A computed fold for a 108-nucleotide RNA from an uncultured Hyphomicrobiales bacterium, annotated as Guanidine-I riboswitch aptamer. It was read from a public genome assembly, where an Rfam model found it. The coordinates come from a structure-prediction model, not an experiment, and the mean pLDDT is 80.
RNA sequence: UGAGUUGGUGGCUAGGGUUCCGGCUUCGUUGAGAAGCGCUGGUCCGAGAGCUGCCAUCCUUGCGGGAGACAUCCGCAGGGAGCACGGCGGGACAAAAUCCCGGGAGAC
Numbered sequence: 001u002g003a004g005u006u007g008g009u010g011g012c013u014a015g016g017g018u019u020c021c022g023g024c025u026u027c028g029u030u031g032a033g034a035a036g037c038g039c040u041g042g043u044c045c046g047a048g049a050g051c052u053g054c055c056a057u058c059c060u061u062g063c064g065g066g067a068g069a070c071a072u073c074c075g076c077a078g079g080g081a082g083c084a085c086g087g088c089g090g091g092a093c094a095a096a097a098u099c100c101c102g103g104g105a106g107a108c
Stems, first nucleotide, its partner, number of pairs: 006056007015045002020042002022039001023037005057081009083103001085106001089101003
């Protein structure tokens, strides 16, 4: 200096705000309701560095198959895929967030 150490997706959680529900306060009404407040909650959003499942990819072990010593290909049964501190700022949805920009900038 270069290359590789894989990708997708479901469920759940940490966390998040306030569109809807509920709650509280105020106002008002024949009734309906209106405004405000994230407020233990329900709906909702939700992790690269959280948990878990599935699919695929790559590497690998054994057995079997094709004419076959190896390689390559197919099938079956197993194993493995490291490490991971992270702003500011911006974006979407009603809004916010460990969501997305982003394993980014930067640091080691």